[in-house]
Annotation
A computed fold for a 70-nucleotide RNA from Anaerosacchariphilus polymeriproducens, annotated as c-di-GMP-I riboswitch aptamer. NCBI's taxonomy places the organism under Bacteria, Bacillati, Clostridia, Lachnospirales, Anaerosacchariphilus. The prediction has a mean pLDDT of 86.

RNA sequence: GAAAAAGGCAAACUUGUUGAAAAGCAAGGACGCAAAGCUAUAGGGCCUGAAAUGGCAGCCAGUUGCCGAA
Repeated sequence: GAAAAAGGCAAACUUGUUGAAAAGCAAGGACGCAAAGCUAUAGGGCCUGAAAUGGCAGCCAGUUGCCGAA
């Protein structure tokens, strides 16, 4: 983060399944993404819940990586 190149991921929704729920997993599907890779009591924030050592990394953040013009 310009031009390309090799690629990668996969929103919503649908079906099945796990869960109290948030949400997760699998298949289909692509809204998009230069990190939409990884990190979740021990950076914040948000969601569910009566209750958090439950969940969200495609919220900010930390950290690792592909290509390579100015």